[in-house]
Molecule: SAM riboswitch aptamer (S box leader)
Organism: uncultured Anaerolineae bacterium
RNA sequence: AACUCAUCCAGAGCAGCAGAGUGAUACGGCACGAUGAAGCUGCGGCAACCCCCGAAGCAUCGGGACGGUGCCAAUUCCGGCAGAUUAAGUCUGCAAGAUGAGGA
Repeated sequence: AACUCAUCCAGAGCAGCAGAGUGAUACGGCACGAUGAAGCUGCGGCAACCCCCGAAGCAUCGGGACGGUGCCAAUUCCGGCAGAUUAAGUCUGCAAGAUGAGGA
């Protein structure tokens, strides 16, 4: 790496360096960007997967936030496949992706 499980319409940004791209990949749309993108650093914050405490007993519920991750424009920005619905739209399942915990 493969693989397994859980979650993904909530939430949370300033400064410095940098200098033209960015939003996972290809394509399309749309949006962000010289009033400064990506990336890096510092500080701050969000959340609560791991973690800690309590109840119950390993399901689950409540609370916490020192530590390990993660995250801080737009639903995972939207568009994929199948089904339901007359259509628009909406809903359900799946795929792809991301993150965590396992796993080796």